[in-house]
Context: one part of a larger RNA
Molecule: large-subunit ribosomal RNA, domain III
Organism: marine metagenome
């Protein structure tokens, strides 16, 4: 220079009360304003205690601070079913032998790793200051082991076959979530002109599972004989031949019933104002309607759109009438790791409490073609002078 520029989005504050040494900024209440395909809610990645409670205010906070994502202390993350591992493989990595190289090492078979993909099973309500599909209540489901009973001949793999199994575009249908209106239930009648009315406010909720097997999709199905194939075998798959037959099998939303004499919701009493106990109203119909489900369906064209395991069938070795498979009932097991909090952000990546960047899910109302735009609900904020 200069007490100058500036104090990081022009979403916005005002009043009252409280606490306190001290309050524009902290807490509570009442107004006002802002976002609302987000500035809300839930995950993945990343962060790694930032979460909750009590205490503190030297430093950090672009000012103050009684406040804090700061400091100190204590507390907090509960799983057979969510995710991982215990299973499988992709790109890719490693790689016994092997090939190459002067060596270091490079490549690569068998194999072994490797999810962003495939593969068994859980929902609703309640609860904590802080966790919950994990705890509790209620109702379920899966896999494996074992015992008993029935049963009376097959079982059996690292092998063989099936299956898993897939891309793009397009169109229509059947449903559902959601929403709207009416009905029903409970309440209200206006501190200012009107408001007993075609008035106002709130509610009318609910899953997995189990039973039924629908709209719809796909395949003809069953039996017998035979055997260049499927690296051995096969009753399986494939090929060939014959017979019978018009339905049968399989996948499959949703609805309905049950789950539910429950739950949630209401009111009353008590209260240390945090809660506790008791009680219990309506619970229907219509319309609209998805980008969700049926559906990896159907139609269509060429550029022809992962793999392996689980699973099903077959037999080889082997085991089995000194009793296999299967079915039912009972009992038991299901370990380990993650789980707090943040996540379009003041907690991640940007040296910062940085107008930048950051994958997925949910998607109310009025107007609208619309996830545009405007206003708004739930919810969240007014951005640290």
């Nucleotide at each position: 220079a200069a007490g100058u520029a500036g104090c990081g989005a022009u979403a916005a504050g005002g009043g009252g009360a409280g606490u306190g040494a001290g309050a524009a900024a902290c807490u509570c209440c009442c107004c006002c304003g802002c976002c609302g395909a987000a500035a809300g809610u839930c995950c993945a990645a990343g962060g790694u205690u930032u979460c909750c409670u009590g205490g503190g205010c030297c430093a950090g906070g672009g000012u103050a601070a009684u406040c804090c994502u700061c400091c100190c202390a204590g507390g907090g993350u509960u799983a057979g079913u969510c995710g991982g591992c215990a299973c499988c493989u992709a790109a890719g990595g490693c790689g016994a032998g092997g090939c190459c190289g002067a060596a270091a090492g490079g490549c690569g078979u068998a194999g072994u790793c490797g999810a962003u993909g495939g593969a068994a099973a859980a929902c609703a309500g309640g609860u904590u200051a802080a966790u919950a599909u994990u705890c509790c209540u209620g109702u379920a489901c899966u896999u494996c082991u074992u015992u008993u009973a029935u049963g009376g001949a097959g079982u059996g793999a690292u092998g063989c076959g099936g299956g898993g199994g897939u891309g793009g575009a397009g169109a229509a249908a059947g449903g559902u979530a959601g929403c709207u209106c009416u009905g029903c239930u409970g309440g209200g009648c206006g501190a200012u002109g009107g408001u007993u009315g075609u008035c106002c406010c709130a509610g009318u909720u609910c899953a997995a599972g189990c039973g039924u097997g629908u709209a719809g999709g796909c395949a003809g199905u069953g039996g017998a004989a035979u055997u260049u194939g499927g690296c051995a075998a096969a009753u399986c798959c494939g090929g060939u031949u014959c017979c019978a037959u018009a339905a049968u099998g399989u996948c499959g939303a949703g609805a309905c019933g049950u789950g539910a004499u429950g739950u949630g919701g209401u009111g009353a009493a008590c209260u240390u104002c945090g809660g506790u106990u008791c009680u219990u109203a309506a619970g229907a119909g219509a319309g609209u309607g998805a980008u969700c489900c049926u559906a990896u369906g159907c139609u269509u064209a060429c550029a022809a759109g992962a793999a392996a395991a689980g699973c099903c069938g077959c037999u080889a070795a082997a085991c089995g009438u000194u009793g296999a498979a299967a079915u039912a009932a009972g009992a038991g097991a299901a370990a380990c790791c993650g789980u707090a909090c943040u996540c379009u952000a003041a907690a991640c990546c940007a040296a910062c409490u940085c107008a930048g960047g950051u994958g997925g899910a949910c998607a109310g109302g009025u107007a609208g073609a619309g996830a545009a735009u405007a206003c708004u609900a739930a919810g969240g904020c007014g951005a640290u002078u």